Annotation
The RNA shown here (transfer RNA) has 77 nucleotides and comes from Candidatus Iainarchaeum sp. It matches the Rfam family "tRNA". Taxonomically the source falls in Candidatus Iainarchaeum (Archaea, Nanobdellati, Candidatus Iainarchaeota, Candidatus Iainarchaeales).

[in-house]
RNA sequence: GGGCGUGUAGCUUAGCCUGGUGGAGCACCCGGCUGAUAACCGGGCGGUCGGCGGUCCGAAUCCGCCCACGCCCACCA
Numbered sequence: 001g002g003g004c005g006u007g008u009a010g011c012u013u014a015g016c017c018u019g020g021u022g023g024a025g026c027a028c029c030c031g032g033c034u035g036a037u038a039a040c041c042g043g044g045c046g047g048u049c050g051g052c053g054g055u056c057c058g059a060a061u062c063c064g065c066c067c068a069c070g071c072c073c074a075c076c077a
Base pairs, nucleotide, nucleotide: 001073002072003071004070005069006068007067010026011025012024013023020057028044029043030042031041032040050066051065052064053063054062
């Protein structure tokens, strides 16, 4: 230098192909249960979807560039 993959909540992730209200588990908070704790049950909080642009009525999703990480190839020595 070239190619491919990954990036979504504090953590693990679904959704992307086929554009149309971003969901789940754990964690956290409140309540119930218990003598109390854990477990269990109910409820709640939390995400400008890696960044910047573009297309579109509408973008996590399509397109371009960039960033980070990983893998492969090439080059130099």